[in-house]
Molecule: transfer RNA
Organism: uncultured Treponema sp.
RNA sequence: CAUUAGCUCAGCGGUUAGAGCAGAGGACUCAUAAUCCUUUGGUCGUAGGUUCAAAUCCGACAUGGC
Numbered sequence: 001c002a003u004u005a006g007c008u009c010a011g012c013g014g015u016u017a018g019a020g021c022a023g024a025g026g027a028c029u030c031a032u033a034a035u036c037c038u039u040u041g042g043u044c045g046u047a048g049g050u051u052c053a054a055a056u057c058c059g060a061c062a063u064g065g066c
Stems, first nucleotide, its partner, number of pairs: 001064003006021004014052001023039005045061002048058002
C1' cells in the first nucleotide's frame, strides 16, 4: 500500500453493489470461430467501533506486496 463476482477492477457516508473477461441459454452458420441478445454468480478478508444510515470513516487482527 492492497483485500469488492471464478479472474482483472470501479465504487471517495444514503437509491438496487456494478463493468469487462469467464460461465449458462438463445440468434446467426452446413458446421466451428467471431459477432449479437438474454442471463447466473457477492455474507464487500475477519470480528468490533462510530453513525439515523458503512463496501466507504476508525482502531485491531489475517493474508499478500514494497